[in-house]
A computed fold for a 73-nucleotide RNA from a Candidatus Coatesbacteria bacterium, annotated as transfer RNA. Lineage of the source: Bacteria > Bacteria candidate phyla > Candidatus Coatesiibacteriota. It matches the Rfam family "tRNA". Model confidence (mean pLDDT): 82 of 100.

RNA sequence: GGGGACGUAGCUCAGUUGGGAGAGCAACUGCUUUGCACGCAGUAGGUCGUCGGUUCAAAUCCGAUCGUCUCCA
Numbered sequence: 001g002g003g004g005a006c007g008u009a010g011c012u013c014a015g016u017u018g019g020g021a022g023a024g025c026a027a028c029u030g031c032u033u034u035g036c037a038c039g040c041a042g043u044a045g046g047u048c049g050u051c052g053g054u055u056c057a058a059a060u061c062c063g064a065u066c067g068u069c070u071c072c073a
Base pairs, nucleotide, nucleotide: 001072002071003070004069005068006067007066010025011024012023013022019056027043028042029041030040031039049065050064051063052062053061
């Protein structure tokens, strides 16, 4: 320098006809306990890497760009 994959909650990750943003764990509150743990109920937590385009509508399609991993030279 060229090719490919990945980037979604604090962490690990789902998310296919383009229309609801989600799960587990973690955090917090309450119940339970003499107390802790476990368990149960609930709450909070998101610029969907960034910018632009297409569309009535984009995490999802298109282009550029940044980062990580990987292959070739």